Annotation
Predicted 3D model of RNase P RNA and transfer RNA as a complex of 398 nucleotides. It holds a member of the Rfam family "Bacterial RNase P class A". Rfam classes the family as a ribozyme. Rfam describes the family as follows. Ribonuclease P (RNase P) is a ubiquitous endoribonuclease, found in archaea, bacteria and eukarya as well as chloroplasts and mitochondria.
[in-house]
RNA sequence: CAGGUUCCGGAGGUAAUCGCUGCAUAGCAGAGGAAAGUCCGGGCUCCACAGGACAAUGGUGCUGGUUAACGGCCAGGAGCAGUAAUGCUACAGAAAGUGCAACAGAGAGUAGACCGCCCGAAAGGGUAAGGGUGAAACGGCAGUGUAAGAGACUACCGCCUGGACAGUGAUGGACAGGGCUCGGCAAACCUCACCAGGAGCAAGGCCAAGUAUGCAGUCGGCUGGUCCGGCCAUGGCUGCGGGUAGGCUGCUUGAGUUAUGGAGCAAUCCAUAGCCUAGAUAGAUGAUUACCUAAACAGAACCCGGCUUAUCCGGGGCCUGGUUU
RNA sequence: UCUCCUGUAGCUCAGUCGGUAGAGCAGGUGGCUGUUAACCACCCUGUCGGGGGUUCAAAUCCCUCCGGGGGAG
Numbered sequence: 001c002a003g004g005u006u007c008c009g010g011a012g013g014u015a016a017u018c019g020c021u022g023c024a025u026a027g028c029a030g031a032g033g034a035a036a037g038u039c040c041g042g043g044c045u046c047c048a049c050a051g052g053a054c055a056a057u058g059g060u061g062c063u064g065g066u067u068a069a070c071g072g073c074c075a076g077g078a079g080c081a082g083u084a085a086u087g088c089u090a091c092a093g094a095a096a097g098u099g100c101a102a103c104a105g106a107g108a109g110u111a112g113a114c115c116g117c118c119c120g121a122a123a124g125g126g127u128a129a130g131g132g133u134g135a136a137a138c139g140g141c142a143g144u145g146u147a148a149g150a151g152a153c154u155a156c157c158g159c160c161u162g163g164a165c166a167g168u169g170a171u172g173g174a175c176a177g178g179g180c181u182c183g184g185c186a187a188a189c190c191u192c193a194c195c196a197g198g199a200g201c202a203a204g205g206c207c208a209a210g211u212a213u214g215c216a217g218u219c220g221g222c223u224g225g226u227c228c229g230g231c232c233a234u235g236g237c238u239g240c241g242g243g244u245a246g247g248c249u250g251c252u253u254g255a256g257u258u259a260u261g262g263a264g265c266a267a268u269c270c271a272u273a274g275c276c277u278a279g280a281u282a283g284a285u286g287a288u289u290a291c292c293u294a295a296a297c298a299g300a301a302c303c304c305g306g307c308u309u310a311u312c313c314g315g316g317g318c319c320u321g322g323u324u325u
Numbered sequence: 326u327c328u329c330c331u332g333u334a335g336c337u338c339a340g341u342c343g344g345u346a347g348a349g350c351a352g353g354u355g356g357c358u359g360u361u362a363a364c365c366a367c368c369c370u371g372u373c374g375g376g377g378g379u380u381c382a383a384a385u386c387c388c389u390c391c392g393g394g395g396g397a398g
Stems, first nucleotide, its partner, number of pairs: 001321010012292007020030004032297001036308002039306005044200004057196005062076005077091001078089004092191002097189002099185002114131002116127004139157002142154003158180001159178004165172002204249004214240006223233004256275008326397007335350004344381001352368005374390005
């Protein structure tokens, strides 16, 4: 210098004029890092339920921690990708069961025999080392062995079993034994473990005004009428139809934020002190001018914690390659 | 604010318990006819909305983004 990778910061400023929303009205305050998508999790409210459990359905799925909670985050393990920095992982169970594997191929899952190799005159038999097919062929490779071969046997690697050791744990490195039995897919059904009652601020509460106790269907049985059944009146639910289209509340002080100190690798937590920082209801944050190097994506509607996506500018660390000294 | 459906050839649609994508119309060429239509034969046509993942293999399963349409209060 180029490329890559990762972490962090900012989100126009100042001045003047005009305008908008709120309030305690000479004034003060006034969109975001994503306010977005609505993909997860919670608070809050109403409904259901004595309280709970089970089933169904849906979700999550390595370990430990963190949190109000999470499918988030942090740290670690294992696997995969990359030269590396680093990144990604729905990463439990395939010896509980069911199922799937097109085409090709001899054979695709209690294997199989096309070519080949061996025995044999042939018929037929043995074999799975080699070839060939495929995404995948019932351990790999080397040797012994054999008619040819074969975990049949041996060493190494892989696999399985076992009890110790290290670690909170996932797991790890070794040891002893077995002697190949037991292939893949669960983001296929399923099994196991854990989690979840439903709906959402147009939730819900109050006031005022208006109105149709209207029509149809369905359920129920207390009461009354009638005449046992049945029917009628009263009740619940659903649909249709009619009326209303005003105000207050919920509403913004909150798992809030700033600074300092402390615990922790970190996420995060604790203590002390300070601060108040939008609340509209057709919906407020804008416009013009000047200077400054560029000014993107985009606009709150109950509120928070995340994730994802959109997007401008700046800074630091690390890795690889090149060049110069 | 909440919620559901949908995107496949130029157009309208099939295909979703995974196996390599079709039908009708339209278009083109040839035939039939004196000619045209109809009819017959053949042909052309896909980033399956985009990206990523699972899998040997994805239109189909999962995640995410984009576009279109509908519903409730």
Model confidence (mean pLDDT): 77 of 100.